Description
A computed fold for a 1382-nucleotide RNA from an uncultured bacterium, annotated as small-subunit ribosomal RNA.
[in-house]
C1' cells in the first nucleotide's frame, strides 16, 4: 500500500466482499510448564447457610469468673478481704468510610474553567480564653402483669463525660449610633461607644503529667450552591408553559433562589430545535486510524445515582442512610390465626436465565480503615492460595553427525520421483517436568517477638532422550498439488463461484504452506471506505438544480481615512488529579509486569501587547446599484371594437345517380333529390401568405387589424442619491395541458361510446358517426421530458462568421465599410470532462449564496401518520420488512435490422430441359423381426461410408463347441518339425497316428545351440464395447467469397483506431490517385497440368504426297503431311482512335490460330459450425476377461399397411420398327483380353491365332444419313409383371445373382401446390470405356458425337462483400424481454 466482482472488451460511476488490528468473549479440535493479569456483558431475577462494623470498664451504675491472702471447718467445704476475667444496659465515637451495582438519569448528572461580597465542615493542626455552683430524672437491676412469639405495660430503686437551672464571658451573635478604608450593585473590612443574648465534664495515675470538656479565631480536609462552554437519535415530535416568567411582603434553609406562601404584573422558552418520544450512567481513558475522525466506557482511577418497589422524615458535623427507623405495595418465611420476621446490586455459595463467566478456601504477616491512653479487638477492604489456554509474555517437546538416499506410504512416462538427514544408528546435552538435600527477601532507621503465602521462589545433587504437537488451509483474491472416490448426487462457499465420469474448489490419502500450546469458526468495533468527503466528494447524460419570480430572517459584500479591540496573532501566569500513551533509566535470569524521572495531555481561564485582515463607530468618495432627461424596437400584459378567407348548418335555384371513404372495402349519406354548382342568410372558433436557429416575457407562454390603459428591456447623456448591493430557508405571488364548481356558448375537432373493417383475437392502429371537453366569465386545482434534463450573481480568459435592436465615425449617399454595445445562433483554441461533449450565452478560472440534494438496484414516490393543502381527483412530506450482486453512464469491436448507400453471384428476370403424377431401381424414415449390425439428419444426411451383403465380407440373430486363446513377447519341461488316405459330425472338431518322415550350426561325438512344435503356469493377448462433448489425423461447409492480419510510427486514459477509410477502377484489398501513415505477411493473380496455333528435333508399332507394289500403307521406299513424344515460340492493353485526371482503366479497331483472366483443371487465407468420423487408422480414460474375446453351421443386413429423397424407362410421329450405310475419343487386358472358324434363334459353347500391347484383342460406336412401313390408337407407343425353357459365374443361385429365347403386355396420353439444373462447344440428346468384381449397376468416375435458346435489367426472393446508421443483442434476432396462468 491494495485486491476480487457489472462488460465480448474498455473507461467511469457505484455498491457488495476480502486481506489488518482489537475483544470481559463463546463454540469445534487439541493441550507440557511457568510468570503477570482477567473472569455473570443475560434476570437491578429469587435467595438456603456462614461470614462482611464494631469498639471503649482509663465515662457510668451493676454483674462479679480464675486466682491470692486471712479466718473457721464436721476437712466435703464455708466466710471475709483483695482481685478483676466477663459483659446485657446507660453513655461516647464509629455504623454517611470501606465494599457492590449501573436500574434510573439527556440532567449543572458528568467534563472543563470560573464564582459564592450567598455557605457549612466531626475527628486533625495552630492560637486565645475558660471549666464556678446547684438540681431533677432514667435504662439496667428488682417485683407484678400481658403475649405463642416478636415484644410490651405498670410500680419501686439508682449512676454518669446522659439531662437541666444559675453564675462568669468576648476578638462571638443581634440591634443602635456615627467614622475610616476598599470594592463588584446588594456591600466587605477595620476601629469606637452602648444594650441584649449564649459555655463547660470529667477520667487515669503516688506524682510529674496525660487523655478529654467549653467558647472564639485561623488553617487544613471534606462538602453545598450558582454560572460560561462541551458531548445521543427522531421534525412522520412545532409549538410548550399557570408557580408558569418577573416583582413586593412574609416563611424556610448552612446558604442564594418560586424553594414555599399571599398579592400584583403578563410574562418566559422555541427553527441557533423548545416540548414530546426513544436510547443512555459521565469522564480519565481503551480499541482503531497516517491524521482528522469513528467506536467503546470491562478490569484500574475520579464523579454521580441506586440498595426488594414507592414515599417519608428522625438522629447526626455529615444521611433523607446497602447490612438504621416509619408507612404503603409485591414476594418469601414463622404463627397458638390474635399477630410477627426478612431484604447478597458486600465475600463465598444455591436455583433460574443464558452461547457463557470461578472456592460456601487461608490470613490479618503486610498495606489501609474503625474504636481505644494502650495492650488489643474488629475488618470477605486487603494480602494470598484454588479453578479456567480467557488474555499477554517467556520456555520446552532435544542437539550434532548420519546415504544402502533402508523399509513403509504416496505418485509414476515404470526409468524413477517424493516423504528425506527425516528415521534407524553413533556421539552429546538435561532447560522444564520428576526425586532428594539446602532454603529466603517480603519484618518496619528494631534489641526481643510477629509470615497466610510456604518448605513457595531460589540454589545444589540425581536418573534418563527420557514424560510433552497440534490446528487450519492448499481455484483466484492468498503462501501452498497430486492421486483415488463421487458424478448438478453427496456436498463446499467470505466474494467471484465449484460439482452433470478425467473436480488442484466436494470426501479421503500422500505431499506442501501457515501459525503453534495453540489453531480455526462465530459475534461485535475501527480500518481499508476519499462509500457523509473539516482535512477530503458531487449535481448536462451515472443518484442529484427547486417549474418561475418577489422578498423576510440569515450568509456574503466596492474605494479612502480615523478610533476601538470582539474575532485574529505573539509573550507571561493559573489549571489541565493519579494511572495510561511516548522517551530515558532501573527491578524481577529475559519479557509480559512493576518502579523512577522527563516529555506530553493539542483544552479552558486570565493578563500584557500588536492592529495587517474580518468586525464595530464615525467621516468621506463614485466606479456597484438606483433616479432624472432624450430616443427608437418588440406576437410583453389587460380591455373594447372591427375585418376577410374557410368549415358547418338553413332557405331558394340549376341538376341527376351516385357521393364519401380506403392498401382494398364496408358502415354512413342519397330518387323524400344527395355529392357538385349558384345566390342569400345564421353561428362559432381560429387568424393562411408575411414567418426568419427573427422578436418579447421571470417562467408558463405570446401571432389578423385598430384604439385605450399598462409592465420591462435597450441606447445616448452624466444632472441627482451615495453601497442603497447579492443570494435567499420559511412566507407571498405567477404557473402548459388535462380535470373540478357555477353560469353562458357550441361551427370545426374530439376522450368515452356506437358501428364498419383488419386480425387467430383487436376492448388498438384505418374508416363512418359522436358526447364531455376544447371557447367565454368567475372560482378551484398546482402538476409536466414545467428541458438547455445545465439555480442565481460578479469578475477574468484566443479568434472567426451570421442575425435582431441602438449609437458613433467615414462617405455625395438611405447602401457598403469601420468602431462600440445589448440580445440571439453556428464553428473553434486554451482549459475542463469517464467519454460524449462544453468552450465569453462555459460544463473553463475564481468568489458568494440557495437548493438538492444525494447517498447501490428493486420494493417505492408505495404503505402508514396526518402535520398541511384540495369540493373531488389528488398534491406536498415520505419509510420499513423482504430481496439481488449488481443496477447504471459514456465508449469500442462485432452481430443483427420487415435502416440507408454502393457492388457481385444461374440470385431473380429472360430462356431450355426437368423433378413433383406412372412403373421400376436405389437410399432413408417408420413399422415388423430372433436379428432386420452400425454410422450419416436443413443447405452441408437420404444411388451417402458401400469402387459392387448368395457363403465369405459381417460388425447382427439362433444353435453347437472353445478359454494363455486366431495373433505378439517372456519362463519351464518335452519333442525335430510335419503328418496323407479313412471314419463320426451341419461344421468347428475328434479319432486314426507307433503309416510315413528325420532338416540347420558347433562338437572333445557325451552333447550344446538357433528356429519350430506340443504341454503347463502366469504376466498378458483380444474387443467393429462406450465416450468425435477427452483427442490426433482426415473431411464437409460458408467459399475460389476477397478477404484476414502483422511490424514500426501516429492518435486515444483505455478497449481500440489509423494503415484496410475516401475518389475512380477491377473477376479480385486488381491497379491508380489522395491521405499520419510507411512497409510487410497469408490470401487474389502468376508460376504447374491440359486443350487451341506455329517452329525445331526424332520417325516405330504411327503416316503415305511423289516412285514402285498389294485385296489391304500390304511391302519396298520416303521424312513432305497427319500423328506421337520432347524443346521452344506466341498474347503483353504491345499498336491505333476515343473516354478518363496527363493516372489506373474502360470502349472501339488493326494485326493475329487465339484479345483483354483465351477455355478447362489442380490450387481453398484468418476463421465459423463442441459440424462429421473412436466402424479406415492412431489414441487418453472407462468397461468385458470360461466373455462384450476367438471358431463353426444356418439365418439376417434383401422383411413391408405406409411416407420422403435420388435416378432409369416412358407416355410417342423431331417418333417406333425393319433393312442398308458413315464418322470418335478415352480406356482396359496374363488366374487376363481373346480374333478367325464351327454349333446354337440367343445368352453362350467348342476349338484356338495373336498380344505383357501406337503392333494383338475388347471393338459392332450410337444418335445422324438412305429406303420402306406404321397414321394418332393405350397403338407396330410403353415395357412392368407373370409363365415356360435355358446360358454363365461360383463348394453352393431356395431365402437372394446376372443374362437369353418364346409367351404375357400393367400403370402411364406430359403430371396440383411447390421446386431443381444450366450462359457455349454449355443445356439438351446419343452412344463408348473404366474402377470395384468369381458373378452381379438404371449408381459412380471418365470419353467423345450431334448441338441450341436467352440475358431488357437489378425493383423484388436467396446468399455474399464494402461503407454508414440504430441497438437494452455478445450463447450475438433461433437474441433479449414483458404480462398472465401453472
Nucleotide at each position: 500500500a491494495g485486491a476480487g466482482u457489472u462488460u465480448g472488451a474498455u473507461c467511469c460511476u457505484g455498491g457488495c466482499u476480502c486481506a489488518g488490528g482489537a475483544u470481559g468473549a463463546a463454540c469445534g479440535c487439541u493441550g507440557g510448564c511457568g510468570g503477570c493479569g482477567u473472569g455473570c456483558u443475560u434476570a437491578a431475577c429469587a435467595c438456603a447457610u456462614g461470614c462482611a462494623a464494631g469498639u471503649c470498664g482509663a465515662g457510668c451504675g451493676a454483674u462479679g469468673a480464675a486466682g491470692u491472702u486471712u479466718c473457721c471447718u464436721u476437712c466435703g467445704g464455708g466466710a471475709a478481704a483483695c482481685g478483676g476475667a466477663u459483659u446485657a444496659g446507660c453513655g461516647g465515637c464509629g455504623g454517611a468510610c470501606g465494599g457492590g451495582u449501573g436500574a434510573g438519569u439527556a440532567a449543572c448528572a458528568c467534563g472543563u474553567g470560573g464564582g459564592u461580597a450567598a455557605c457549612c465542615u466531626g475527628c486533625c493542626u495552630c492560637a486565645u480564653a475558660g471549666a464556678g455552683u446547684g438540681g431533677a430524672a432514667u435504662a439496667g437491676c428488682c417485683u407484678u402483669c400481658c403475649g405463642a412469639a416478636a415484644g410490651g405495660a405498670a410500680g419501686a430503686u439508682u449512676a454518669a463525660u446522659a439531662c437541666c437551672g444559675c453564675a462568669u464571658a468576648a476578638c462571638g451573635u443581634u440591634g443602635a449610633a456615627a467614622g475610616a478604608u476598599g470594592g463588584c450593585g446588594u456591600c466587605a473590612u477595620c476601629a469606637u461607644u452602648c444594650a441584649a443574648c449564649c459555655a463547660a465534664a470529667g477520667g487515669a495515675g503516688c506524682a510529674a503529667u496525660c487523655c478529654g470538656c467549653u467558647a472564639u479565631g485561623a488553617g487544613a480536609u471534606g462538602g453545598a450552591c450558582c454560572c460560561g462552554c462541551g458531548g445521543c437519535g427522531c421534525a412522520u415530535u412545532a409549538g410548550c408553559u399557570a408557580g408558569u416568567u418577573g416583582g413586593u411582603g412574609g416563611g424556610g434553609u448552612a446558604a442564594c433562589g418560586g424553594c414555599c406562601u399571599a398579592c400584583c404584573a403578563a410574562g418566559g422558552c422555541g427553527a441557533c430545535g423548545a416540548u414530546g418520544c426513544g436510547u443512555a450512567g459521565c469522564c480519565g481513558a481503551c480499541c482503531u486510524g497516517a491524521g482528522a475522525g469513528g467506536g467503546u466506557g470491562a478490569u484500574c482511577g475520579g464523579c454521580c445515582a441506586c440498595a426488594u418497589u414507592g414515599g417519608g422524615a428522625c438522629u447526626g458535623a455529615g444521611a433523607c442512610a446497602c447490612g438504621g427507623c416509619c408507612c404503603a405495595g409485591a414476594c418469601u418465611c414463622c404463627u397458638a390465626c390474635g399477630g410477627g420476621a426478612g431484604g447478597c446490586a458486600g465475600c463465598a455459595g444455591u436455583g433460574g436465565g443464558g452461547a457463557a463467566u470461578a472456592u460456601u478456601g487461608g490470613g490479618c504477616a503486610a498495606u489501609g480503615g474503625g474504636g481505644g491512653a494502650a495492650a488489643c479487638c474488629c475488618u470477605g477492604a486487603c494480602c494470598c492460595a484454588g479453578c479456567a489456554a480467557c488474555g499477554c509474555c517467556g520456555c520446552g517437546u532435544g542437539a550434532a553427525g548420519g546415504a544402502a538416499g533402508a523399509a513403509g506410504g504416496c505418485c509414476u512416462u515404470c526409468g524413477g520421483g517424493u516423504u528425506g538427514u527425516a528415521a534407524a544408528c553413533u556421539u552429546c546435552u538435561u532447560u522444564u517436568a520428576c526425586c532428594a538435600g539446602g532454603g529466603a527477601c517480603g519484618a518496619a532507621g528494631a534489641a526481643c517477638g510477629u509470615g497466610a503465602c510456604g518448605g513457595u521462589a531460589c540454589c545444589u545433587g540425581g536418573a534418563g532422550a527420557a514424560a510433552a504437537a497440534g490446528c487450519a488451509a492448499c481455484g483466484g483474491c492468498u503462501a501452498a498439488c497430486u492421486a483415488c472416490g463421487u458424478g448438478c448426487c453427496a456436498g463446499c462457499a467470505g466474494c467471484c463461484g465449484c460439482g452433470g465420469u478425467a473436480a488442484u474448489a466436494c470426501g479421503u490419502a500422500g505431499g506442501u504452506u501457515g501459525c503453534a500450546a495453540g489453531c480455526g469458526u462465530u459475534g461485535u468495533c475501527c480500518g481499508g471506505a476519499u462509500u457523509u468527503a473539516c482535512u477530503g466528494g458531487g449535481u448536462g447524460u451515472a443518484a442529484a438544480g427547486g417549474g418561475c419570480g418577489u422578498g423576510u430572517a440569515g450568509g456574503c459584500g466596492g474605494a479612502g481615512g480615523u478610533g476601538c479591540a470582539a474575532g485574529u496573532u505573539g509573550g507571561g501566569a493559573g489549571u489541565g488529579a493519579a494511572a495510561u500513551c511516548c522517551c530515558g533509566g532501573g527491578g524481577c535470569u529475559c519479557a509480559a509486569c512493576c518502579c523512577c524521572g522527563g516529555a506530553a495531555c493539542u483544552g479552558c481561564u486570565u493578563u500584557c501587547a500588536a492592529a495587517a485582515c474580518u468586525g464595530u463607530a464615525c467621516c468621506c468618495c463614485u466606479u456597484g446599484a438606483g433616479u432624472g432627461u432624450c430616443g427608437g424596437a418588440g406576437a410583453g400584459g389587460c380591455a373594447a371594437g372591427c375585418g376577410g378567407a374557410a368549415u358547418u348548418c338553413c332557405u331558394a335555384g340549376u341538376g341527376u345517380a351516385g357521393c364519401g371513404g380506403u392498401g382494398a372495402a364496408a358502415u354512413g349519406c342519397g330518387u323524400a333529390g344527395a355529392u357538385a354548382u349558384u345566390a342569400g342568410g345564421a353561428g362559432g372558433a381560429a387568424c393562411a401568405c408575411c414567418a426568419g436557429u427573427g422578436g418579447c416575457g421571470a417562467a408558463g407562454g405570446c401571432g389578423g387589424c385598430u384604439u385605450g390603459c399598462u409592465g420591462g428591456a435597450c441606447g445616448a447623456u452624466a444632472a441627482c442619491u451615495g453601497a442603497c448591493g447579492u443570494u435567499g430557508a420559511g412566507g407571498c405571488g405567477c404557473g402548459a395541458a388535462a380535470g373540478c364548481g357555477u353560469g353562458g356558448g357550441g361551427a370545426g375537432c374530439a376522450a368515452a361510446c356506437a358501428g364498419g373493417a383488419u386480425u387467430a383475437g383487436a376492448u388498438a392502429c384505418c374508416c363512418u358517426g359522436g358526447u364531455a371537453g376544447u371557447c367565454c366569465a368567475c372560482g378551484c386545482u398546482g402538476u409536466a421530458a414545467a428541458c438547455g434534463a445545465u439555480g442565481a450573481a460578479u469578475a477574468c480568459u484566443a479568434g472567426g462568421u451570421g442575425u435582431g435592436g441602438g449609437a458613433g465615425g467615414a462617405c455625395u449617399g438611405a447602401c457598403c465599410c469601420c468602431u462600440u454595445u445589448c440580445g440571439u445562433g453556428c464553428c473553434g483554441c486554451a482549459g475542463u470532462u469517464u467519454a460524449c461533449a462544453c468552450a465569453a450565452u462555459a460544463a473553463g478560472u475564481a468568489u458568494u449564496u440557495c437548493a438538492c440534494c444525494u447517498g447501490g438496484g428493486g420494493g417505492a414516490g408505495u404503505a402508514c401518520g396526518a402535520a398541511c393543502c384540495g369540493c373531488a381527483a389528488g398534491g406536498u412530506u415520505g419509510a420499513a420488512a423482504c430481496u439481488c450482486a449488481a443496477a447504471g453512464g459514456a465508449u469500442u469491436u462485432g452481430a443483427c435490422g420487415g435502416g440507408g448507400g454502393c457492388c457481385c453471384g444461374c440470385a431473380c428476370a429472360a430462356g431450355c430441359a426437368g423433378u413433383g403424377g406412372a412403373u421400376u431401381a436405389u437410399g432413408u424414415g417408420g413399422u415388423u423381426u430372433a436379428a432386420u449390425u452400425c454410422g450419416a439428419c436443413g443447405c452441408a444426411a437420404c444411388g451417402c461410408g458401400a469402387a459392387g451383403a448368395a457363403c465369405c465380407u459381417u460388425a447382427c440373430c439362433a444353435g453347437g463347441a472353445u478359454u494363455u486363446g486366431a495373433c505378439a513377447u517372456c519362463c519351464u519341461a518335452c519333442u525335430a518339425a510335419c503328418g496323407a488316405a479313412g471314419c463320426a459330425g451341419a461344421g468347428a472338431u475328434g479319432c486314426a497316428u507307433u503309416a510315413g518322415g528325420u532338416g540347420c550350426c558347433c562338437u572333445u561325438c557325451g552333447g550344446g545351440g538357433a528356429a519350430a512344435g506340443u504341454a503347463g503356469a502366469g504376466a498378458c493377448a483380444g474387443g467393429u464395447g462406450g465416450u468425435g462433448c477427452a483427442u490426433g489425423g482426415u473431411u464437409g461447409u460458408c467459399g475460389u467469397c476477397a478477404g484476414c492480419u502483422c511490424g514500426u510510427g501516429u492518435c486515444g486514459u483505455g478497449a481500440g483506431a489509423u494503415g484496410u477509410u475516401c475518389a475512380g477502377u477491377u473477376a479480385a484489398g486488381u491497379c491508380u490517385g489522395g491521405c499520419a501513415a510507411c512497409g510487410a505477411g497469408c490470401g487474389c493473380a502468376a508460376c504447374c497440368c491440359u486443350c487451341g496455333u506455329g517452329a525445331u528435333g526424332u520417325g516405330u508399332u504411327a503416316c503415305u504426297a511423289c516412285c514402285a507394289u498389294u485385296c489391304a500403307g500390304u511391302u519396298g521406299a520416303g521424312g513432305a503431311c497427319u500423328c506421337a513424344c520432347a524443346u521452344c515460340a506466341g498474347a503483353c492493353u504491345g499498336c491505333c482512335g476515343g473516354u478518363g485526371a496527363c493516372a489506373a482503366a474502360c470502349c472501339g479497331g488493326a494485326g493475329g490460330a487465339a484479345g483483354g483472366c483465351g477455355g478447362g483443371g489442380a490450387u481453398g487465407a484468418c476463421g465459423u459450425c463442441a459440424a462429421a468420423u473412436c466402424a479406415u487408422c492412431a489414441u487418453g480414460c472407462c468397461c468385458c476377461u470360461u466373455a462384450u474375446g476367438g471358431c463353426c453351421u444356418g439365418g439376417g443386413c434383401u422383411a413391408c399397411a405406409c411416407a420422403c429423397g435420388u435416378a432409369c424407362u416412358a407416355c410417342a410421329a423431331u417418333g417406333g420398327c425393319a433393312u442398308c450405310u458413315a464418322c470418335a475419343g478415352a480406356c482396359g487386358g496374363a488366374a487376363g483380353c481373346g480374333a478367325a472358324c464351327c454349333u446354337g434363334u440367343g445368352a453362350a459353347g467348342g476349338u484356338a491365332a495373336g498380344c505383357c500391347a501406337a503392333u494383338c484383342c475388347g471393338a459392332g460406336a450410337a444418335a445422324a444419313g438412305a429406303u420402306g412401313u406404321c397414321c394418332c390408337a393405350g397403338u407396330u407407343c410403353g415395357g412392368a409383371u407373370u409363365g415356360a425353357a435355358g446360358u454363365c459365374u461360383g463348394c453352393a443361385a431356395c431365402u437372394c445373382g446376372a443374362c437369353u429365347u418364346c409367351a404375357u403386355g400393367a400403370a402411364g396420353u406430359u403430371g396440383g401446390a411447390a421446386u431443381c439444373g444450366c450462359u457455349a462447344g454449355u443445356a439438351a440428346u446419343c452412344g463408348c470405356g473404366g474402377a470395384u468384381c468369381a458373378g452381379c449397376a438404371u449408381g459412380c468416375c471418365g470419353c467423345g458425337g450431334u448441338g441450341a435458346a436467352u440475358a431488357c435489367g437489378u425493383u423484388c426472393c436467396c446468399g455474399g462483400g464494402c461503407c454508414u446508421u440504430g441497438u437494452a443483442c455478445a450463447c450475438a434476432c433461433c437474441g433479449c424481454c414483458c404480462g398472465u396462468c401453472a
The coordinates come from a structure-prediction model, not an experiment, and the mean pLDDT is 85.